Predicted 3D model of a 75-nucleotide RNA (transfer RNA) from a Gemmatimonadota bacterium. Taxonomically the source falls in Gemmatimonadota (Bacteria, Pseudomonadati). Its Rfam family is "tRNA".
RNA sequence: GCCCCCAUCGUCUAACGGUUAGGACGCCAGGCUUUCAAUCUGGUAACCGGGGUCCGACUCCCCGUGGGGGCGCCA
Numbered sequence: 001g002c003c004c005c006c007a008u009c010g011u012c013u014a015a016c017g018g019u020u021a022g023g024a025c026g027c028c029a030g031g032c033u034u035u036c037a038a039u040c041u042g043g044u045a046a047c048c049g050g051g052g053u054c055c056g057a058c059u060c061c062c063c064g065u066g067g068g069g070g071c072g073c074c075a
Stems, first nucleotide, its partner, number of pairs: 001071007010025004018055001026044006048064005
């Protein structure tokens, strides 16, 4: 330098182009318990950035950023 893949709550992980962006764990509050743990109920918080296409974009396209992998160069 070229090519490929990935990027979503604190973490992990879903979402035929039309969902209030879901689930698990975590955390917070409450119930239960003498207390703790466990358990039950409720809550919590996210689409990497900028453009484009479209009636409508987490999703498709382009550029960038970050991460991973492969190839090449190093006279």
Source information: The coordinates come from a structure-prediction model, not an experiment, and the mean pLDDT is 82. It was read from a public genome assembly.